[in-house]
């Protein structure tokens, strides 16, 4: 990498290092010298795996040591299809990310 299954509108940031980019791909926007990406150090979030309990079918309550994951904007919005006659908006879907599996 691919491949199955959930989830995705809620929440959480501060130093040090660095020095021009970042928010996947376009396109809008947006964020960045009052300091980007990314590295490190400390904290926070949240609960997928994990743990405890209560039910008995994948649920309900509860916990947070561990494995991960996140910490600007819905997954920042769109992009395909459909519908709502236009602005706009719904609704599905394809992408994509995160976690857990078998192989």
């Nucleotide at each position: 990498g691919a491949c199955u299954c959930a989830u995705c509108a809620a929440g959480a940031g501060c130093g040090g290092g660095g020095g021009a980019g970042a928010g996947a791909a376009c396109g809008g926007c947006u964020c960045a010298a009052g300091g980007a990406a990314c590295c490190c150090g400390c904290g926070g979030c949240a609960a997928c795996c994990c743990c405890c309990g209560a039910a008995g079918c994948g649920u309900c309550g509860g916990g947070a040591a561990g494995g991960u994951g996140c910490u600007a904007a819905a997954u920042c919005c769109g992009u395909c299809a459909g519908g709502g006659c236009a602005a706009c908006c719904c609704u599905g879907g394809a992408a994509g990310a995160u976690g857990a599996g078998g192989g």
Molecule: SAM riboswitch aptamer (S box leader)
Organism: uncultured Chloroflexota bacterium